[in-house]
RNA sequence: GCCUUAUCAAGAGCGGCGGAGGGAACAGGCCCUGCGAAGCCCGGCAACCUUUAAAAGGUGCUAAAUCCUGCGGUUUUAACCGAAAGAUAAGGA
Numbered sequence: 001g002c003c004u005u006a007u008c009a010a011g012a013g014c015g016g017c018g019g020a021g022g023g024a025a026c027a028g029g030c031c032c033u034g035c036g037a038a039g040c041c042c043g044g045c046a047a048c049c050u051u052u053a054a055a056a057g058g059u060g061c062u063a064a065a066u067c068c069u070g071c072g073g074u075u076u077u078a079a080c081c082g083a084a085a086g087a088u089a090a091g092g093a
Base pairs, nucleotide, nucleotide: 002092003091004090005089006088007087008086013042015041016040017039021032022031023030026070027069028068029067043062044061045060048058049057066085071082072081073080074079
C1' cells in the first nucleotide's frame, strides 16, 4: 500500500519550547494565525483494543460537521438523504 467491520454535529489548555504558516490531496469557497501557525513537551478528552475491582497500558483526538462544496437522489432552491474520498480503531490476505 490492499480488503473487511465500526465510528466520524458530543468532549478536551488563558501551560512551556518554538518561530510562519495552517485547516489531508486537487479545484472553488470560507476560516484560523505575531493577541503567536506547523512541530515537540506537558496537561486534557474519549473509550476502539488489551488487562482489570478500579487503575495502568497500546493507539487516537484536543477551532469550525471529516470547516463547506465537488458525484447521485428528493426538493419548498435552501436544505435534507446517500455515495465517493479521507481519518481513526480492530481484524485479515
Molecule: SAM riboswitch aptamer (S box leader)